Background:
Predicted 3D model of a 78-nucleotide RNA (c-di-GMP-I riboswitch aptamer) from Desulfuromonas sp. The coordinates come from a structure-prediction model, not an experiment, and the mean pLDDT is 88. The sequence was found by an Rfam model in a public genome assembly.

[in-house]
RNA sequence: UUCCGAUAAGGGCAAAACCAGAGAAAUCUGGUGACGCAAAGCCACGGGUCCUGAAUAAAGGACAGCCGGGUUGCCGAA
Numbered sequence: 001u002u003c004c005g006a007u008a009a010g011g012g013c014a015a016a017a018c019c020a021g022a023g024a025a026a027u028c029u030g031g032u033g034a035c036g037c038a039a040a041g042c043c044a045c046g047g048g049u050c051c052u053g054a055a056u057a058a059a060g061g062a063c064a065g066c067c068g069g070g071u072u073g074c075c076g077a078a
Base pairs, nucleotide, nucleotide: 004076005075012037013036017032018031019030020029021028022027035065041071042070043069045068046067047066048063049062050061051060052059
C1' cells in the first nucleotide's frame, strides 16, 4: 500500500413516526427521534422501482438506506 472487518479505540450517519416548509406528484429541506448502517460519504453511468405525461409512446423528474459500478475516506486485531 492492497485485501479484509474485531465484544478494539475515537467517532460518524440517521429509518419509521411527528411538527414546519417546498413541490403537480414521486420526493426533498429543517427540527425532534433512532430502525439500523463499515462507507447508510459522494456520483444518476447501467439495471430497476416510483411520479408526471399519455391511446401506445416519446420525454421530463425522483430514489445512492433497491442492485451493480465509479470515486474519496477513519481505525488496524485476526